[in-house]
Context: one part of a larger RNA
RNA sequence: UUGGGCAUAAAGCUUCUGUAGGUGGCUUUUUAAGUCUGUAUCAAAUCUCAAUGCUCAACCCUGGACAGGCAAUGGACACUACCAAGCUGGAGUACGACAGGGGCAGAGGGAAUUUUUGGUGGAGCGGUGAAAUGCGUAGAGAUCAAAAGAACACCAACGGUAAAAGCACUCUACUGGGUCGACACUGACACUGAGAGACGAAAGCUAGGGGAGUGAAUGGGAUUAGAUAUCCCAGUAGUCCUAGCUGUAAAUGAUGGAUACUGGGUACUGUGUGUCUCGACCCGUGCAGUGCUGUAGCUAACGCGUGAAGUAUCCCGCUUGGGGAGUACGUUCGUAAGAGUGAAACUC
Numbered sequence: 001u002u003g004g005g006c007a008u009a010a011a012g013c014u015u016c017u018g019u020a021g022g023u024g025g026c027u028u029u030u031u032a033a034g035u036c037u038g039u040a041u042c043a044a045a046u047c048u049c050a051a052u053g054c055u056c057a058a059c060c061c062u063g064g065a066c067a068g069g070c071a072a073u074g075g076a077c078a079c080u081a082c083c084a085a086g087c088u089g090g091a092g093u094a095c096g097a098c099a100g101g102g103g104c105a106g107a108g109g110g111a112a113u114u115u116u117u118g119g120u121g122g123a124g125c126g127g128u129g130a131a132a133u134g135c136g137u138a139g140a141g142a143u144c145a146a147a148a149g150a151a152c153a154c155c156a157a158c159g160g161u162a163a164a165a166g167c168a169c170u171c172u173a174c175u176g177g178g179u180c181g182a183c184a185c186u187g188a189c190a191c192u193g194a195g196a197g198a199c200g201a202a203a204g205c206u207a208g209g210g211g212a213g214u215g216a217a218u219g220g221g222a223u224u225a226g227a228u229a230u231c232c233c234a235g236u237a238g239u240c241c242u243a244g245c246u247g248u249a250a251a252u253g254a255u256g257g258a259u260a261c262u263g264g265g266u267a268c269u270g271u272g273u274g275u276c277u278c279g280a281c282c283c284g285u286g287c288a289g290u291g292c293u294g295u296a297g298c299u300a301a302c303g304c305g306u307g308a309a310g311u312a313u314c315c316c317g318c319u320u321g322g323g324g325a326g327u328a329c330g331u332u333c334g335u336a337a338g339a340g341u342g343a344a345a346c347u348c
Stems, first nucleotide, its partner, number of pairs: 004319003008301001012316001015198003021192003025087004031081001033080002035076005041069002048064003053059001090189001091186003095181004102175002105172004109152001113148003117145004124135002160167002204245006213239002218234004256315006264293011297304002321348003330341004
């Protein structure tokens, strides 16, 4: 519980693909299902309107009518739907270019760190607010060589790209998406999308590898009244790879997707084009994207403001006082951890 809402007050699914369903460009034709309209009908009583009779009223009586509905029947054809035919603006395909940390696999690289061994060398190193634990004459720290694992400084940006999560050393193979141009082809093939499916950071789990640095847990040293913390010295799991599972995040733009319309200014990315020129620059302009500022409008305000939180349409999801509670129970999924669905009593 609504003619209301969903950035921040309760409320947009993490993101996408897509079934049913809902919705849907332009022109002509058919049918007449929806729609509009006419006729007939819905006993009496009741209700309602006008008048009548009981002294009034209730009540009675006479006449008229609304609303609404089932089925039937006759018309109308603008809109929706149906039938048939066509169109090109939506959508897509082909063509020519282009940008990119998009994905996956392989190969290569340098800096740094640590370690063992070896060389040089010989007394401290390390750490902090100050120290100590710690390492070191069994040769540390420093310096030269070797090995290992992980991450890729500068470029770097208000930048690029991907549906989102995300993606950055360099090169190569394969591969997805996008934009622009030209306008050849198809001819509404579209939008959304309950269920369903796929992807999905980090942490975590299973099995097998790997293990430099870092580092939950844990141990020690300090600090402190205490110190299960902060600081320091160590350090296991993890972090990395392969194959699976988990399916959650302040998964955020706290803003679902699509389409159309509605003043400007400015900067950047990609790609066209006008003028000029030998060619460019400059100065303009188109499309696609990323930002800032801001008019109208909107908003409770903050703010949003052509990538809207403006003006409209379509589809989906969600919300209905706080707590109890994202809990209990049931159920589905999962090895588990847990995840999904999801109340009530009671209380204010």